Predicted 3D model of a 536-nucleotide part of an RNA (small-subunit ribosomal RNA, 5' domain) from an uncultured bacterium.
Its mean pLDDT, the model's own confidence on a scale to 100, is 82.
Its Rfam family is "Bacterial small subunit ribosomal RNA". Its family is annotated with ribosome and structural constituent of ribosome in the Gene Ontology.
The RNAcentral record of the full RNA draws on ENA and SILVA.
Context: one part of a larger RNA
RNA sequence: AGCGAACGUUAGCGGCGGGCCUAACACAUGCAAGUCGAGCGAGAAAGUGGCUUCGGCCAUCAGUAAAGCGGCGGACGGGUGAGUAACACGUAGGUAAUCUUCCCUUGAGCGGGGGGCAACGAGCCGAAAGGCUCGCUAAUACCGCAUACGUUCCUGGAGACCUCGGUCUUCAGGAGGAAUGCUAGGUAGCAAUAUCCGGCACUCGAGGAGGAGCCUGCGUCGCAUCAGCUAGUUGGUGGGGUAACGGCCUACCAAGGCGAAGACGCGUAGCUGGUCUGAGAGGAUGAUCAGCCACACUGAAACUGAGACACGGUUCAGACUCCUACGGGAGGCAGCAGUGGGGAAUAUUGGACAAUGGGCGCAAGCCUGAUCCAGCCACGCCGCGUGAGUGAUGAAGGCCUUCGGGUCGUAAAGCUCUGUGGGGAGGGACGAACCGCUGCCGGUUAAUACCCGCCAGCAUGACGGUACCUCCUUAGCAAGCACCGGCUAACUUCGUGCCAGCAGCCGCGGUAAUACGAAGGGUGCAAACGUUGCUC
Numbered sequence: 001a002g003c004g005a006a007c008g009u010u011a012g013c014g015g016c017g018g019g020c021c022u023a024a025c026a027c028a029u030g031c032a033a034g035u036c037g038a039g040c041g042a043g044a045a046a047g048u049g050g051c052u053u054c055g056g057c058c059a060u061c062a063g064u065a066a067a068g069c070g071g072c073g074g075a076c077g078g079g080u081g082a083g084u085a086a087c088a089c090g091u092a093g094g095u096a097a098u099c100u101u102c103c104c105u106u107g108a109g110c111g112g113g114g115g116g117c118a119a120c121g122a123g124c125c126g127a128a129a130g131g132c133u134c135g136c137u138a139a140u141a142c143c144g145c146a147u148a149c150g151u152u153c154c155u156g157g158a159g160a161c162c163u164c165g166g167u168c169u170u171c172a173g174g175a176g177g178a179a180u181g182c183u184a185g186g187u188a189g190c191a192a193u194a195u196c197c198g199g200c201a202c203u204c205g206a207g208g209a210g211g212a213g214c215c216u217g218c219g220u221c222g223c224a225u226c227a228g229c230u231a232g233u234u235g236g237u238g239g240g241g242u243a244a245c246g247g248c249c250u251a252c253c254a255a256g257g258c259g260a261a262g263a264c265g266c267g268u269a270g271c272u273g274g275u276c277u278g279a280g281a282g283g284a285u286g287a288u289c290a291g292c293c294a295c296a297c298u299g300a301a302a303c304u305g306a307g308a309c310a311c312g313g314u315u316c317a318g319a320c321u322c323c324u325a326c327g328g329g330a331g332g333c334a335g336c337a338g339u340g341g342g343g344a345a346u347a348u349u350g351g352a353c354a355a356u357g358g359g360c361g362c363a364a365g366c367c368u369g370a371u372c373c374a375g376c377c378a379c380g381c382c383g384c385g386u387g388a389g390u391g392a393u394g395a396a397g398g399c400c401u402u403c404g405g406g407u408c409g410u411a412a413a414g415c416u417c418u419g420u421g422g423g424g425a426g427g428g429a430c431g432a433a434c435c436g437c438u439g440c441c442g443g444u445u446a447a448u449a450c451c452c453g454c455c456a457g458c459a460u461g462a463c464g465g466u467a468c469c470u471c472c473u474u475a476g477c478a479a480g481c482a483c484c485g486g487c488u489a490a491c492u493u494c495g496u497g498c499c500a501g502c503a504g505c506c507g508c509g510g511u512a513a514u515a516c517g518a519a520g521g522g523u524g525c526a527a528a529c530g531u532u533g534c535u536c
Base pairs, nucleotide, nucleotide: 001535002534003533005532006531007530008529009528012384013383014382015381016380017379018377019376020342025340026339027338029337030336031335034072035071036070039069040068047060048059049058050057051056079295080294081293088220089219090218091217092216093215094214095213098212099211100210103208104207105206106205107204108203109202111145113143114142120135121134122133123132124131125130152175153174154173155172156171157170158169159168160167161166182198185196186195187194188193221267222266223265228258229257230256233255234254235253236252237251238250239249240248270292271291272290273289274285275284276283277282297318298317299316300315301314320331321330322329323328348374350373351372352371356370357368358367359366360365387417388416389415390414397408398407399406400405421477422473423472424471425470426469427468431463436458437457438456439455441453442452443451480525481524482523483522484521485506486505487504491520492519493518494517495516501508502507
């Protein structure tokens, strides 16, 4: 000098930040990932109104809710630091060894068929969780067929480059795709529907952007009282596997490979930008914020998918907790709050999607404990206030005294002012502009539809009646803590008598203690001041 601090005493306000460092211990409860009816089929009830033979029926609710098939997203965002001494991270490169949903640009296309399965209905099993059988049905779900500008693989030819492995360009032959829905207008039609245009979506390619995988050089803690380690080990060939190189896996063959420039082992540890300190070199550290990695009760595994071996998905095993009709089931806060426990110690079971961002959707919109805000805590930094001016009989009182006086001390009182914070009253934001709606105009068009663009208006705020502004009010409500022997700024009296005690070091105390305790006075800092812990 610093701190994610804690403890003691004290405490007025505001702004901006920060807040389980310990048990990666266990968790009650609520919320944290949904969305799309402009992909598809089906489809309630309550309530209200009417009728009624009092059994019920009809209309509306409503093509709504809830559910199902399907698409996209649940691999992002959020948490934690257990593991990891490693291509994990940092930095510089490589990929002629690779992948990439959505997005942007661009080329080509979108023809004609089929069968089923949920939901639903019926029956059945089970305490439940859930499940079985039969029957019906749709699609942008699934499966063949046709078409192939590119494209992928194989075969053959030519050219260029090259790290001699291959890569790129060009030519000729075999396998691989599509899906519909919607606004407006025109025509035909009673309608269903067909057709033209525009938008979204779909298929096969090329390029881009962003993302990811893999490989390499260098750097990255302690112990040598760890000196030898290694059989898929090191290399080759054949095969398999992957998006991709590779002992990644496998069969065979060879006997290699690493190591004092520290292998192997043990311990410790997420890494970095940074942070703290220091003149620097260094040393220490890795909270908040940002990048990367790893993990999601413990261990293992794969499925789906562009992407996971997946925190709020699946399966298996284990421990724990809960339900049970004992046959069997359910769960995973290291998400946000919150609870118990541990601990010196760390907060609300809050508000809103108004903004920013994300997912879905043509959109309106829905979801969002991300986020934005509010609550608690002097935990930190910064700012402000607790009054200002004047005022000597140097009042009273305290303390000291050489008894003359000195000091607290212009301090108080008194007089004149001010009104920050506090209280009261009134006004009252920025953050808001998109999207949307209305109107005018322009573009497009056959079109005054639709769509696109400009302008104007309307509407949208959790925070919040908050910040801020104006007026009123009264000096009225707001100062403590540590220290005073030397280091080190600051001194006397009383009490005690090696006792009680103090102490960071030296040391102080055994009868005049500036060192213990108290008082008066003083010094330092100040809404804080000290102590302890840790780092330089």